A computed fold for a 170-nucleotide RNA from Oceanobacillus rekensis, annotated as glmS glucosamine-6-phosphate activated ribozyme aptamer.
Of the family's consensus pairs, 89% are formed in the model.
Rfam family: glmS glucosamine-6-phosphate activated ribozyme aptamer. Gene Ontology terms of the family: regulation of gene expression and catalytic activity.
RNA sequence: AAAUCAAUUAAAGCGCCAGGACUAUUUUUCGAACGGUAAAGAAAAAUAGUUGACGAGGUGGAGGUUAUCGAGAAUUUCGGCGGAUGCCUCCCGGCUGGAUAUCUCAGUCGUUGCUUUAUCCCUAAAACAGUAAGGUGACUUAUUGGACAAAAGGAUAAUGAAAGAUGUUC
Numbered sequence: 001a002a003a004u005c006a007a008u009u010a011a012a013g014c015g016c017c018a019g020g021a022c023u024a025u026u027u028u029u030c031g032a033a034c035g036g037u038a039a040a041g042a043a044a045a046a047u048a049g050u051u052g053a054c055g056a057g058g059u060g061g062a063g064g065u066u067a068u069c070g071a072g073a074a075u076u077u078c079g080g081c082g083g084a085u086g087c088c089u090c091c092c093g094g095c096u097g098g099a100u101a102u103c104u105c106a107g108u109c110g111u112u113g114c115u116u117u118a119u120c121c122c123u124a125a126a127a128c129a130g131u132a133a134g135g136u137g138a139c140u141u142a143u144u145g146g147a148c149a150a151a152a153g154g155a156u157a158a159u160g161a162a163a164g165a166u167g168u169u170c
Stems, first nucleotide, its partner, number of pairs: 014082004019078001020051011054070003060091006092110006099168006114160001116158006128145007
């Protein structure tokens, strides 16, 4: 130094990097031609680095599957691999179906809970303009200032649809 084993920490625009792009060093070629020498620069290769998603929102279980929302000077937030709280089906459990219990049925949800609409609430962050530190550099970390979303969710109001069987109570 590598490998193995064990423990701890770290997560969902999350983690990683063999493509690409960028930086540095070295070498070769062009620049560069007549005797020689040579700059800025360009290309290629090797080595080593840097970059590679800005927040909001989201977890009953199993399987499947290209997993929501906007912001961005949209140039790489490209490309690849893995993962993931999304969606569908089934299972478990719940809510509504005009007193209540059970079993079906319809819709819907995971303590939000039948459909649709309206109003209000719900701290955006990066980007931008700066500052400090680290690095030869590409860049990285922290911090100051003023902003600007959508979806989901919550509350209120309105609208539409609306069952069956058995038992109990009034």